[in-house]
Predicted 3D model of an 86-nucleotide RNA (c-di-GMP-I-GGC riboswitch aptamer) from a Chloroflexota bacterium. The organism belongs to Chloroflexota, within Bacteria.
Order: sequence, then structure tokens, then C1' cells
RNA sequence: AACGACAAGGCAAACCCGUCGCGAGGCGGGGACGCAAAGCCACGGGACUCGGACGGGGGACUUCCGAGUCAGCCGGGUUGCCGAAA
Repeated sequence: AACGACAAGGCAAACCCGUCGCGAGGCGGGGACGCAAAGCCACGGGACUCGGACGGGGGACUUCCGAGUCAGCCGGGUUGCCGAAA
């Protein structure tokens, strides 16, 4: 490095309450579906939100542009506990 038994632990989905945000969603408390990185990072892809444009009016979808969200969607980068078996 890789691997995932043992031991010690760690994290915390949905949902509820409070709070911030136009929103996706974030934070705190409760709570556990799960997680060997479910620690951290928006570099690549993906999903989602807001605003604008495409000329009768309104709505939805697609496309384009700008600004965001998600690290528990995938990949990548980086740091880390234990040390059986293969």
C1' cells in the first nucleotide's frame, strides 16, 4: 500500500422540534436507516434549487447563460483507529 476479523470506540438516514435561507438545503437538539473513512475537499461526472434568455398571453418541458445546493450519488485528492485471516 492493500485487506477487514478482534477490541476500543466513532459517525448519524428517515422523521420530529427550534432556527437560518426565495429555494435546493444548512445549523442545534431528539432519534437510528445504515456507514471501514457516512472524516475533510466542489477537481470531473451526476442530481437538485434560484434568476435570466429563446418575441401574441399564461404554464410545463427542452436548450443556453449566470449564481448556488448535495461529500450519506459516483469517481478523484487528502488525513486517520485496530492488526487476525487472505